[in-house]
RNA sequence: CGUCAGGGGCUAUGGAGCACCGACACGCAAACCCCGCCAGGGCAGGAAUGCAGCAACGGUAGUGUGCUCGCUGUUGCCGUAGUUCUCUGGCGGGC
Numbered sequence: 001c002g003u004c005a006g007g008g009g010c011u012a013u014g015g016a017g018c019a020c021c022g023a024c025a026c027g028c029a030a031a032c033c034c035c036g037c038c039a040g041g042g043c044a045g046g047a048a049u050g051c052a053g054c055a056a057c058g059g060u061a062g063u064g065u066g067c068u069c070g071c072u073g074u075u076g077c078c079g080u081a082g083u084u085c086u087c088u089g090g091c092g093g094g095c
Base pairs, nucleotide, nucleotide: 001092002091003090004089005088006087007086008085009083010082011081012080013079014078015077016075017074018073019072021070022069023068024066025065026064027063028062034059035058036057042051043050044049
C1' cells in the first nucleotide's frame, strides 16, 4: 500500500418501550349555579288550560380503563443498509 473480517463513529431506516394528544369501545359522571323532558307538589284561572319548576330519567361537560388504532416526540434497547471516517487482526506485496 492492497485485500478480507470484526469493533467503534457518522448518516438513513425498521421494530420494541415510554410520554403527550386525538379517535374508538366500555364504565363512572354536574344535588343547584349545563341541556332536554318534567311525576309529585306550587302559582294563575269559574273552568279549559297555562306558567315556573325539585326529584327521577335521558344526554352533555368532565373523568377512568384498554394485549385497540393513529399523530408527534424520545431512548445506555433490538435489528438493517450506507459511509472518501477510525481502531484491531489475518493474508499478500513494496521500502

The RNA shown here (Bacterial small signal recognition particle RNA) has 95 nucleotides and comes from a Verrucomicrobiota bacterium. Lineage of the source: Bacteria > Pseudomonadati > Verrucomicrobiota. Rfam family: Bacterial small signal recognition particle RNA. About the family: The signal recognition particle (SRP) is a universally conserved ribonucleoprotein involved in the co-translational targeting of proteins to membranes. The family's RNA type in Rfam is non-coding RNA gene. A source record names the gene ffs. Model confidence (mean pLDDT): 80 of 100.